[in-house]
């Protein structure tokens, strides 16, 4: 100084919003049930529309959590390379560690629709 590594996929949860269920409001229509018999109250049941509403579906973090594997290292075990191996070098396997730090816009994209999801460990900033 230059190279290589700093991994992948699940599950959750901060968060998101409205494709679907639901809820909750208006409107209509049919049934009922009360009635001052009135163009009126109310219940059910379906239809339409709105409206994120505790939620169920559904999206969900690099800098949340935690599982598996996966990669490196130390102790062993087995076994293969080779005329020879405690020794050098693969392979498998058992235990154990390690897998580090991480402030972060504006704006854009996907889906139904947004979000801490991509753009992005980006710009930028220490």
């Nucleotide at each position: 100084a230059c190279a290589a590594u700093g991994u992948g996929c699940g599950u959750c949860u901060a968060g998101g919003g409205u494709u679907c269920c639901g809820g909750u409001u208006g409107c209509g229509a049919g049934c009922g049930c009360a009635u001052c018999c009135g163009u009126u109250g109310u219940g059910c049941u379906c239809g339409c529309a709105a409206u994120g509403c505790u939620g169920g579906u559904c999206c969900g973090a690099g800098a949340g959590a935690g599982g598996c594997a996966g990669u490196c290292c130390g102790c062993g075990g087995c076994g293969c390379g080779u005329c020879g191996a405690u020794u050098c070098g693969c392979g498998c396997u058992g235990c154990g560690g390690a897998u580090a730090c991480a402030c972060g816009g504006c704006g854009g994209g996907a889906u139904a629709a947004a979000a801490g999801c991509c753009c992005g460990g980006g710009a930028g900033g220490c």

A computed fold for a 126-nucleotide RNA from a Gammaproteobacteria bacterium, annotated as Guanidine-I riboswitch aptamer.
Its mean pLDDT, the model's own confidence on a scale to 100, is 82.
Its Rfam family is "Guanidine-I riboswitch aptamer". Rfam's curators write: This family represents a conserved RNA structure found upstream of the ykkC and yxkD genes in Bacillus subtilis and related genes in other bacteria.